[in-house]
This record gives sequence, structure tokens and C1' cells, in this order.
RNA sequence: AUUUAAAUAAAAGCGCCUGGGCUAUGACGUACGGUAAACUCAUAGCUGACGAGGAGGAGGUUUAUCGAGCAUGAUCGGCGGAUGCCUCCCGGUUGCACAUCUCAACCGAUAUGUUUUUGUUCGAAAGCAGGAAGGCAACUUCUUGUACAAGAAUAAGAACAAGAUGAAC
Repeated sequence: AUUUAAAUAAAAGCGCCUGGGCUAUGACGUACGGUAAACUCAUAGCUGACGAGGAGGAGGUUUAUCGAGCAUGAUCGGCGGAUGCCUCCCGGUUGCACAUCUCAACCGAUAUGUUUUUGUUCGAAAGCAGGAAGGCAACUUCUUGUACAAGAAUAAGAACAAGAUGAAC
């Protein structure tokens, strides 16, 4: 370095399953001419959140943002984690034409002051309608077509938003 086998890792709207729901097999047992279903139990399984967005460092904290679908029925219930939030520190932008310091607001190396007007661009998956594969089944995986969100980016404009010190004119 290569080959083979085994094990481990992969994920972070992510993982898991002792409840619930569902499936298969078996047992029990009743009605019955015969067979069976259901109930109950056992065993083995299936299901159990659809994407968008989101990480400067440290500490703390836990029901951590947004929308889509369903709603007669489970996207129920529970556990863990987590990029959320809070505090401090570092850094950036705006607040004056320059520099430094402080302060305020916002932000995180794609570093965005607040409010507002107009334009442009971007913007999902489940879903739905089909197809394929696996499984006895519950169901799972892949794929074709077709949408839709919250929102994001960008361009031009308006109003408003601090002090101190220093240099130059």
C1' cells in the first nucleotide's frame, strides 16, 4: 500500500422506547354440525414530528425559533441531547468628515442602529397522484410528476438616533 472479515463511527428538529396504538405466530377458552373471528396471555416485530432556520469564547439554564400537515385516529405519551435564552469577555456596524476613549442599540468573521417606502431575486419537505424494491403482515426504503410557508437576500430613498479629548483647516 492492497484485499478480505469483524467491530466502531455517521445524526443535532436530532436520537431513543419501559406506556399507548398496530401486526404476526402460539397458547388458553366459549358458543357450534364443522371451521373461524374477537377477548386475554406469551413471544417476535412495526409505529412513535414534515421540513426551513440556527454555533465567536466561557459559565449558567431547560417545556430552545419558525412555519407545513393532520385534527373521526397517535405529529398521543415519555426519556436523552441540542446550535435557544441569560450573564461576563472578545470582535464588528451605526450613532460627526478623521483618530482614540466611554456610552446606547444591533450583530458574530456573510459581524444587520431604530422606524419606514418602493422594487427585484430567492424560498422546503412531508403531503397529493403514480412507479419500483423489501416484508406473511403492521410497515419500511427508493423514485417520477406536481405544488404551497414562515421567511431570507439585495437595490434605491425618507425620518430619527451621543458625549469627551486630540490633530488638521
Molecule: glmS glucosamine-6-phosphate activated ribozyme aptamer
Organism: Gracilibacillus lacisalsi DSM 19029